[in-house]
Order: sequence, then C1' cells, then structure tokens
RNA sequence: GAAAAGGGCAAACCGCCGGCAACGGCGGGACGCAAAACCACCGGUCUGGAGUUCCAGACAGCGGGGUUACCGAA
Repeated sequence: GAAAAGGGCAAACCGCCGGCAACGGCGGGACGCAAAACCACCGGUCUGGAGUUCCAGACAGCGGGGUUACCGAA
C1' cells in the first nucleotide's frame, strides 16, 4: 500500500456436532479482508450466575496494543 505476481482467509445463510447460552468445530457457501495470521493485556459488546459494583465465559471479521508473515513503486 500504487501497479502487479504467487497466493491466502472466509461474512451472512444452510446441514451436522458440542455448549445453559453467547458462541465454537466440521462441510457447503462468499459479504468482504494487505495482516479477516496469532495473542483476551486495555476498552467495548454479548452470554450465564449472583445481587453491589462481583464471579465465570464468548467475540481477534468492534477499537487499541503486542508478536509474526508474502510482494514491493512513490
């Protein structure tokens, strides 16, 4: 982050499975993504349980931050 090159990932939705749930896994499917690779540290949103500012969990494709990676003009 321009032109390309090799490519990569995969939203919604559908099917099956797991979970109280958010949601996750696999298959199909592509809305899009230059980190839509990884990390729950911070904020935020969501779920479950409490009931007083709490506990447990989810989301990395909500933002910040950290780490790593392909190509390569200004």